This is a predicted structure of a 93-nucleotide RNA (THF (Tetrahydrofolate) riboswitch aptamer) from Granulicatella sp. zg-ZJ. Its mean pLDDT, the model's own confidence on a scale to 100, is 82. It matches the Rfam family "THF (Tetrahydrofolate) riboswitch aptamer". Rfam describes the family as follows. Tetrahydrofolate (THF) riboswitch was first reported for Ames et al. as an RNA motif in 5' untranslated (5'-UTR)regions of folate transport and biosynthesis genes in Firmicutes genomes. On this family, see Trausch and Batey, Chem Biol 2014: "A disconnect between high-affinity binding and efficient regulation by antifolates and purines in the tetrahydrofolate riboswitch". Gene Ontology term of the family: tetrahydrofolate metabolic process. Lineage of the source: Bacteria > Bacillati > Bacillota > Carnobacteriaceae > Granulicatella.
RNA sequence: AACAGAGUAAAUCAUUAGCGUUAAGUGUUCGUGAAUGGGAUGUUGUCACGAAACGAAAUGAGUAUCAUGCGACUAAUGAUUGCGUCCGCUGUU
Numbered sequence: 001a002a003c004a005g006a007g008u009a010a011a012u013c014a015u016u017a018g019c020g021u022u023a024a025g026u027g028u029u030c031g032u033g034a035a036u037g038g039g040a041u042g043u044u045g046u047c048a049c050g051a052a053a054c055g056a057a058a059u060g061a062g063u064a065u066c067a068u069g070c071g072a073c074u075a076a077u078g079a080u081u082g083c084g085u086c087c088g089c090u091g092u093u
Stems, first nucleotide, its partner, number of pairs: 001093005010081009019071003028052007038087005058068004
């Protein structure tokens, strides 16, 4: 010098346990901010907060409650996918 590889935030699916079903959560838009391969930088990816609009599947047994479903739900585990630029790391030649 050339070639190849490792490694992020996250996303999808499955399982389990939960929350809600007296409607939160989630999703959308705007504003402000934060974190994000080993380092720097970065958003059209992710998250937090505030505001606005929108939105749903209940049923049965029954004393509270329980069960079966449902939810643009939550968490953990596993599988798969997985940084744009520059520098670095590993291997081969």

Of the family's consensus pairs, 94% are formed in the model.